[in-house]
Context: one part of a larger RNA
RNA sequence: GCCAGGGAGUCCACCUCUAUAGCGAGUCUAAGGGCUAUAAGCCCGAAGGCGUAGGGAAACCUAGCCUCCGCACCCGAAAGGGGAGGGAGGGGGUCCGAAAGGGCCCUUAGCUAUAGGGGUGGGACCAGAAACCGGGUGAUCUAGCCCUGGGCAGGGCGAAGGCGGGGGAAACCCCGCUGGAGGCCCGAAGGGGUGUUGACGUGCAGUUCACUCCUCUGACCUGGGGCUAGGGGCCAAACGCCCAUCUAACCCGGUGAUAGCUGGUUCCCGCCGAAACUGAUCCAAGUCAGGCCCCGGUGGAGCCGGCCCAUGCUGUAGAGCACCGAUAGGGGGGUAAGGGCCGCAAGGCCCGCCUCCCUUUCGAACUCCGAAGGCAUGGGCGGCGUAGAAGCCGGGAGACGGGGCGGUCGGGGUAAGCCCGAUCCCCGCGAGGGGAACAACCCGGACCGGGGUUAAGGCCCCAAAGUGCUGGCUAAGUGCCAAACCGAAGGGCGUCCUCCGGCUAAGACAGCAGGGAGGUAGGCUUAGAAGCAGCCAUCCUUUAAAGAGUGCGUAACAGCUCACCUGCCGAGCUGGGGGGCCCCGAAAAUGGACGGGGCUUAAGCCAGCCGCCGAGACCCCGGACCACCCCAGAAAUGGGGUGUGUGGUAGGCGGGCGUGGUGGCUGGUCAGAAGGUGGGGCGUGAGCUCCACUGGACCGGCCUCCAUUGCAGAUCCUGGC
Numbered sequence: 001g002c003c004a005g006g007g008a009g010u011c012c013a014c015c016u017c018u019a020u021a022g023c024g025a026g027u028c029u030a031a032g033g034g035c036u037a038u039a040a041g042c043c044c045g046a047a048g049g050c051g052u053a054g055g056g057a058a059a060c061c062u063a064g065c066c067u068c069c070g071c072a073c074c075c076g077a078a079a080g081g082g083g084a085g086g087g088a089g090g091g092g093g094u095c096c097g098a099a100a101g102g103g104c105c106c107u108u109a110g111c112u113a114u115a116g117g118g119g120u121g122g123g124a125c126c127a128g129a130a131a132c133c134g135g136g137u138g139a140u141c142u143a144g145c146c147c148u149g150g151g152c153a154g155g156g157c158g159a160a161g162g163c164g165g166g167g168g169a170a171a172c173c174c175c176g177c178u179g180g181a182g183g184c185c186c187g188a189a190g191g192g193g194u195g196u197u198g199a200c201g202u203g204c205a206g207u208u209c210a211c212u213c214c215u216c217u218g219a220c221c222u223g224g225g226g227c228u229a230g231g232g233g234c235c236a237a238a239c240g241c242c243c244a245u246c247u248a249a250c251c252c253g254g255u256g257a258u259a260g261c262u263g264g265u266u267c268c269c270g271c272c273g274a275a276a277c278u279g280a281u282c283c284a285a286g287u288c289a290g291g292c293c294c295c296g297g298u299g300g301a302g303c304c305g306g307c308c309c310a311u312g313c314u315g316u317a318g319a320g321c322a323c324c325g326a327u328a329g330g331g332g333g334g335u336a337a338g339g340g341c342c343g344c345a346a347g348g349c350c351c352g353c354c355u356c357c358c359u360u361u362c363g364a365a366c367u368c369c370g371a372a373g374g375c376a377u378g379g380g381c382g383g384c385g386u387a388g389a390a391g392c393c394g395g396g397a398g399a400c401g402g403g404g405c406g407g408u409c410g411g412g413g414u415a416a417g418c419c420c421g422a423u424c425c426c427c428g429c430g431a432g433g434g435g436a437a438c439a440a441c442c443c444g445g446a447c448c449g450g451g452g453u454u455a456a457g458g459c460c461c462c463a464a465a466g467u468g469c470u471g472g473c474u475a476a477g478u479g480c481c482a483a484a485c486c487g488a489a490g491g492g493c494g495u496c497c498u499c500c501g502g503c504u505a506a507g508a509c510a511g512c513a514g515g516g517a518g519g520u521a522g523g524c525u526u527a528g529a530a531g532c533a534g535c536c537a538u539c540c541u542u543u544a545a546a547g548a549g550u551g552c553g554u555a556a557c558a559g560c561u562c563a564c565c566u567g568c569c570g571a572g573c574u575g576g577g578g579g580g581c582c583c584c585g586a587a588a589a590u591g592g593a594c595g596g597g598g599c600u601u602a603a604g605c606c607a608g609c610c611g612c613c614g615a616g617a618c619c620c621c622g623g624a625c626c627a628c629c630c631c632a633g634a635a636a637u638g639g640g641g642u643g644u645g646u647g648g649u650a651g652g653c654g655g656g657c658g659u660g661g662u663g664g665c666u667g668g669u670c671a672g673a674a675g676g677u678g679g680g681g682c683g684u685g686a687g688c689u690c691c692a693c694u695g696g697a698c699c700g701g702c703c704u705c706c707a708u709u710g711c712a713g714a715u716c717c718u719g720g721c
Base pairs, nucleotide, nucleotide: 001721002720003719004718005717006716011122012121013120014119015118016117017116018115019114020113021112022111023110026050027049028048032044033043034042035041054061055060065090066089067088068087069086073082074081075080091106092105093104094103095102096101125264126263127262128261132254133253134252135251136250137249143228144227145226146225147224148223149222150221151220152218154186155185156184157182161178162177163176164175165174166173167172190215191214192213195211196210198209199208230246232242233241234240267656268655269654270653271652272651277290278289279288280287281286292398293396294395295394296393297392298391302384303383304382306381307380308379309378310377311376312375313374314373318369319367320366324363325362326361328359329358330357331356332355333354334353335352338351339350340349341348342347402427403426404425406424407423408422409421410420411419412418432443433442434441447623448622449621450620451619452618453617457613458612459611460597461596462595466610468609469608470607471606472605473604479599480598490584491583492582494581495580496579497578498577499576500575501574502573503572511568512567513566514565515564517541518540519539522536523535524534547562551560552559624646625645626643627642628641629640630639631638632637657710659707660706661705663703664702665701666700667699668698675694676693677692678691679690680689681688682687
């Protein structure tokens, strides 16, 4: 992992609701008993419970009526009349109160049983702790201690003491030999476990293997026997060890501890269908109340989310500066006290401060203004509703972790696929088509089958449909991206379009050729300054034209150029603004991304047009189911009609299938039961049925009731493979 079997909302009590049944101002028995009897059951048994009156703490006092409207329904040809239940008003009881005014109650329905929904208490749907407590079992591991035994190759160093000799006055010292001390040294056995962070790491092994290493006469190692026990022991102390378990052992019990946490929770179909918000919470992973969903009842005529009109309310966007506050420049006026300057002083001037005026800029907590909208009311339209809406009552939930580079509007933040709000939509709980892929982007809300037409998006090939048409742009492979997932400031004699201006056949622009002069080397400066270091000025003349000079150049000149003029040539040239596409700006990690191939008068971009493809959308045909209505029928059911009915998680409600058994009725079977294997058929489905083979003895159907009643999941349990 697979298969088989097992595997999770149960039972009891009480409360509550719904349905059904019996009796009904009543209703039911309980314990217990009688009969029958191995049972089922039948019959006794009002003790007592609930109900029939409430109000009040109590004392105590005590209603149970009247009028009107009116749904269903009934009568009626109609108008209309009656009208259970229902509604309104009055009235009544009692309590508080001086009263006023209030609270509760009164126009009667219950009780018992069965089934089902829910609640509470119990283990309470199942599995799961870490723990706590009690009673026991453990020192064969290990720690310490006690008793009694055993063990330690070999080598080295050479303490005290002793003996001999020498020295000294002595204390004592020196030399040689001897001696053999030591938690001494090296190192086997033994004990240990340092490093390789080696091997191994489903191992040889729940601590091993290899090499290396520490110790090896001692606080040494070790056999046997014994003592200490769980908040206890032992501990040269590590929270170490106490039988592979230790910051409190193990076993059994309390025990089904508790778990607001995690996982799991078993057949089918039909109808509806959420929430992730608000308030509260020792509350934030929970829960309660409200809101939102479902079901039933009641009710009996209105309800509404859309559109239009009118009226009222509002103070946002924007705008404005009239108020509040801020704000730049200028001006006028005021100023006792501030600062600066002048002055001996008086005082004057400047700044500052206050105020006014003009011009200027702003504000969520400013407003002289003020939309779009929003809200409310009325009217009109529209939608829903007697085939029963709104409202009201009751029962059952779930949910209170939401999410969205979706749109719009806000707050925070440098920003973020960021955080926090409002509103609509979507995902959540929504399939299908498109977007390469892709919860929430586009199209569009899927009952089933078939056929057709379209939507978004597409139509060269992958790949259904145009290598479609017309005009223009792009030369970068720009691009081939609806947005998300499209990179800026700033640049470009790239190219196209457009607007405005200047020049031009009296010849522009470019090119080539010629001229480009004189006063004069202007004056100053300077060693020099001659158009051209610098300063000042920048005139006049001859001219077709030529600057007191545009650049190069010289030490300074010279020289070369330019402006300017002419000739040749013969048609556009030039300056500026705006727009389109394009280019630069442009850096990321294996080789690579328009989805890919590939595409260049396009298969790119802009504009226009025709056709086609393309969903579960829309249309048509057939069918099923649901709700309601009509007809027939006692009903079951059958037929017909209507539906802007049939996506769906949590969840509510309804109807069914199947398994084991009880009671009743009724069947099959050795001429072959159950079970098995393979097939045919029926049903929306759970499933049912038939046939053949196998098998070889039991097994069904209908009605009813009762359940240890349905498995793929729980690192589920047991077994097998």